The prediction has a mean pLDDT of 79. This is a predicted complex of two RNAs, RNase P RNA and transfer RNA, with 458 nucleotides together.

RNA sequence: CGAGUCGGCCGGACGGUCGCGGCACCAGCCAGGUGCUGAGGAAAGUCCGGGCUCCACAGGGCAGGGUGGUCGGUAACACCGACCCGGGGUGACCCGCGGGAAAGUGCCACAGAGAACAGACCGCUCUGGUCCGCCAGAGCAAGGGUGAAACGGUGCGGUAAGAGCGCACCAGCGCCCGGGGUGACCCGGGCGGCUCGGCAAACCCCACCCGGAGCAAGGUCGAGAGGUCUGGUCCUCGGAUCAGACUGCCUGAGCGUUCGAGGGCUGCCCGCCCGAGCUCGGGGGUGGACCGCACGAGGCCACUGGCAACAGUGGUCCCAGAUGGAUGACCGUCACCGGGCUCCGGCCCGGUACAGAACCCGGCUUACAGGCCGGCUCGUCCC
RNA sequence: GCCUCCGUAGCUCAGUCUGGUUAGAGCAACCGGCUCUUAACCGGUGUGUCGAAGGUUCGAAUCCUUCCGGGGGCA
Numbered sequence: 001c002g003a004g005u006c007g008g009c010c011g012g013a014c015g016g017u018c019g020c021g022g023c024a025c026c027a028g029c030c031a032g033g034u035g036c037u038g039a040g041g042a043a044a045g046u047c048c049g050g051g052c053u054c055c056a057c058a059g060g061g062c063a064g065g066g067u068g069g070u071c072g073g074u075a076a077c078a079c080c081g082a083c084c085c086g087g088g089g090u091g092a093c094c095c096g097c098g099g100g101a102a103a104g105u106g107c108c109a110c111a112g113a114g115a116a117c118a119g120a121c122c123g124c125u126c127u128g129g130u131c132c133g134c135c136a137g138a139g140c141a142a143g144g145g146u147g148a149a150a151c152g153g154u155g156c157g158g159u160a161a162g163a164g165c166g167c168a169c170c171a172g173c174g175c176c177c178g179g180g181g182u183g184a185c186c187c188g189g190g191c192g193g194c195u196c197g198g199c200a201a202a203c204c205c206c207a208c209c210c211g212g213a214g215c216a217a218g219g220u221c222g223a224g225a226g227g228u229c230u231g232g233u234c235c236u237c238g239g240a241u242c243a244g245a246c247u248g249c250c251u252g253a254g255c256g257u258u259c260g261a262g263g264g265c266u267g268c269c270c271g272c273c274c275g276a277g278c279u280c281g282g283g284g285g286u287g288g289a290c291c292g293c294a295c296g297a298g299g300c301c302a303c304u305g306g307c308a309a310c311a312g313u314g315g316u317c318c319c320a321g322a323u324g325g326a327u328g329a330c331c332g333u334c335a336c337c338g339g340g341c342u343c344c345g346g347c348c349c350g351g352u353a354c355a356g357a358a359c360c361c362g363g364c365u366u367a368c369a370g371g372c373c374g375g376c377u378c379g380u381c382c383c
Numbered sequence: 384g385c386c387u388c389c390g391u392a393g394c395u396c397a398g399u400c401u402g403g404u405u406a407g408a409g410c411a412a413c414c415g416g417c418u419c420u421u422a423a424c425c426g427g428u429g430u431g432u433c434g435a436a437g438g439u440u441c442g443a444a445u446c447c448u449u450c451c452g453g454g455g456g457c458a
Stems, first nucleotide, its partner, number of pairs: 001379010012334007020038007040354001044365002047363005052214004059270004064210005069083005084098001085096004099205002104203002106199003121144002123140007152170006171195001173192008218291004226247010249283007262274004298317008335352007384457007393410004403441001412428005434450005
């Protein structure tokens, strides 16, 4: 210098004018004024995990769901770190839903002779026959062919031809022994039968984990359509009207009130608990305020421990809270990018992404104009 | 905001759980016949990237993951 790989960060800056949400203060009939403050790395998808809240603080069995190399980190995880194994790359590095297929069941279409305790189409060999084209019987599985996949590979021996049939080496599997590592696993040696296909993102088996619903959770206050009761007044004695209290509407059908409907513990059974209402149809009312709710597994800096993820200690900071839902628009200067002009000083025009809180956190995934920084690798040249 | 379901031919749907060779059915559409002409009737015709991408598998509409689009429910 070129090519590549991994990680981190920014994602317009400053000033002015107008406008919007929140908080505090002033002012207070309504207004209004001043000050401070006001989106993100993904606020997104809602794919995982947790906090929080309620459901009897949720029991047992079966079913169901999830995770899946090992060790660690964490509140927890399907996340993260380090390592192991397999695959790719010259390398930095990347990828892997990475337990079990000799526990069982199932599937492997088409093609092919044969698809899982395999099999013989072409072929090879021997014997017999022959009309010399070949036919019949027996043996074989090396070679050809089919297929995604055909029951170890190479060599020598052996044989009628062959074959782990025998032997040597190699690969794989199982068992045993020694060594290293917390462990996954690795290294070395010996023995064995000669070799036992793939699919578990098919059922299943093994190990571990999982109660349900979700801030429209949940709580407090208020209003309401009516209904019931009490009291007063009027009168045609049955109603009308006013006030107060309690409840929370009216109506049709069906089921039910201890011989218990229905509901809760996601599904089923057992067991336990609540229990006077429940289901369906028709009509009507409210659809407000406050809390939850902004101090939290919190951010930043330093030190210590650790390879790291992360943890501990100390210091420092307070950082949006709407409820038709604020966080914007314009102007000026500058920055970056693209195009045009140029007297090389600049000038003009256009653009600056993805997107946007709604109970809160930890992750994952997806989208993203443009730019910055750092580690490492390979190639070429020079010293 | 939360929960949940769906996407296959122009339309309405099967097939997906249990993967298999060229993905079907009805209506519609098109072509031919009959008719003076049209409708009806008769005969024939499928052209679909199974919403998209990636993965598992020999093989994916079907299994897994991530996106895209649409519908429904709630106090």

Rfam match: Bacterial RNase P class A. It is annotated as a ribozyme.